[in-house]
RNA sequence: UAAUCGAUAGCGCUGAAUUCCCUUGGGGGGGAAACGGGGAAACCAAUUUUUGGGGUGAAUCCUCACAUUUUAUCCUUAAUCUGAGGUAGGGUUACCUUACAGCCCGAACCCGUCAGCUAACCUCGUAAGCGUAGGAAGGAAAGCCC
Repeated sequence: UAAUCGAUAGCGCUGAAUUCCCUUGGGGGGGAAACGGGGAAACCAAUUUUUGGGGUGAAUCCUCACAUUUUAUCCUUAAUCUGAGGUAGGGUUACCUUACAGCCCGAACCCGUCAGCUAACCUCGUAAGCGUAGGAAGGAAAGCCC
């Protein structure tokens, strides 16, 4: 000097998931604001409900291969799991927007036969997990100097 790992603090990212107040020795309990979700009229829409249906979320869909089950006289059909490749879509590259370029995600869970939209109204959540940094155009802001 560089790389890797760990800890702490600050900063930053995905996400609705933040701030404050009361009470308690504390843990805990309670509340408010803010942000986010669900249900729920009229009107409109839709009438297709075991081929179940629906919700949060960007996270849908397609192809190939193995295995299991299923249909089948045989060829074969369909579903599930795993893996690979893609994809609708989403995030980030540290003021904002745009374009280019790069790096990522493209999950998981829930309701329980039931919900279109939807004002009043009712109701729920405030977690979890991480560490990106390329310059350009236009714009904005701050500091310093005169």